[in-house]
Molecule: c-di-AMP riboswitch aptamer (ydaO/yuaA leader)
Organism: Fimbriimonadales bacterium
RNA sequence: CCUCUCUUCGUGCCGAAUCCGGGCGCCCGCCCGGAGCGGGGGAACCACGAACAAGGGGCGAAUCGCGUGCGCGCGUAGGAUAUCUCUUGGUCCGAGCCCGUCAGCUAACCUCGCAGGCGCCGCAGGAGAGGACCA
Repeated sequence: CCUCUCUUCGUGCCGAAUCCGGGCGCCCGCCCGGAGCGGGGGAACCACGAACAAGGGGCGAAUCGCGUGCGCGCGUAGGAUAUCUCUUGGUCCGAGCCCGUCAGCUAACCUCGCAGGCGCCGCAGGAGAGGACCA
């Protein structure tokens, strides 16, 4: 001097996954409660024809089509890209997991989650909204 890794602080992104209070332990964790955000179950009314084969359903943007040497490939509904909305273009994603034969909608009511993974001046332009500062 360069590179890599770990830790801490700061500042952001995807996502519901944040904030506050109290207690215990003892250095960094656990427990309880509240607010906020998100999900599921659950009447009437409405909707749903049945059987066979294939069960059916939920979270999520992640669905579907074709091809396949079954490893994937090419597309696609849809989604992300630094205040918010719309729009144009570029880039990227288009997974995974769970319930367990059972669930349409659904007021009251019941119940669950608050994780995980990344970046370090960051994609660019147009229009609108809103805000701040100065006079």